This is a predicted structure of a 73-nucleotide RNA (transfer RNA) from Asanoa ishikariensis.
The organism belongs to Asanoa, within Bacteria.
It matches the Rfam family "tRNA". Rfam's curators write: Transfer RNA (tRNA) molecules are approximately 80 nucleotides in length.
């Protein structure tokens, strides 16, 4: 330098054929318990890596940049 893959909640990851962003874990509150742990319930937590474009509508499509990984040279 070229090609491919990845980037979504604090962490690990889903998200179909474009149609109002989810799970588990962690943390918080509650229930239970003599107490802790375990278990159960609830709520909280997101400019979807940055910019631009297409579209009535973009996490998803196009483009560019950044970062990480793999391969080739």
């Nucleotide at each position: 330098g070229c090609g491919c893959c990845g980037u979504u909640a604090g962490c690990u990851c889903a998200g179909c054929u474009g149609g109002u962003a989810g799970a588990g874990c962690a943390g918080u509150g509650g229930c239970c318990u003599c107490u802790u742990a375990a278990g159960c319930c609830a709520a909280c937590g997101g400019u979807c890596g940055g910019g631009g474009g297409u579209u009535c509508g973009a996490g998803u499509c196009c483009u560019u940049c950044a970062c990480g990984g793999c391969g080739c040279a």